A computed fold for an 85-nucleotide RNA from Salibacterium salarium, annotated as c-di-GMP-I riboswitch aptamer. The model forms 95% of the base pairs in the Rfam consensus. The RNAcentral record of the sequence draws on Rfam. Its mean pLDDT, the model's own confidence on a scale to 100, is 88.
[in-house]
RNA sequence: UGAUGAAAAAGGCAAAUCCAUUGAAAAAUGGGGACGCAAAGCCACGGGCCUAAAGCAAUUAUGCCAAGGUAGCCGAGUUACCAUC
Numbered sequence: 001u002g003a004u005g006a007a008a009a010a011g012g013c014a015a016a017u018c019c020a021u022u023g024a025a026a027a028a029u030g031g032g033g034a035c036g037c038a039a040a041g042c043c044a045c046g047g048g049c050c051u052a053a054a055g056c057a058a059u060u061a062u063g064c065c066a067a068g069g070u071a072g073c074c075g076a077g078u079u080a081c082c083a084u085c
Stems, first nucleotide, its partner, number of pairs: 002085004012037002017032006035072001041078002045075003048070003055064003
């Protein structure tokens, strides 16, 4: 430096869900809680997915739309612990 994650050590993260806060929502943050995770660390660049406030269309119902989200959907990029080869 690259590949791999069977066993081990030190540890790490935290789904559902509950409470509080923020938000139009999706969702996020904090505190409990653990389904899982060897990058479940970081990053919305490409694709996917979620939401649709504002905007546009419509007589209305409603439809379209990301400048909002999701890294625990995948790929790219980037950093890193331990062990084995």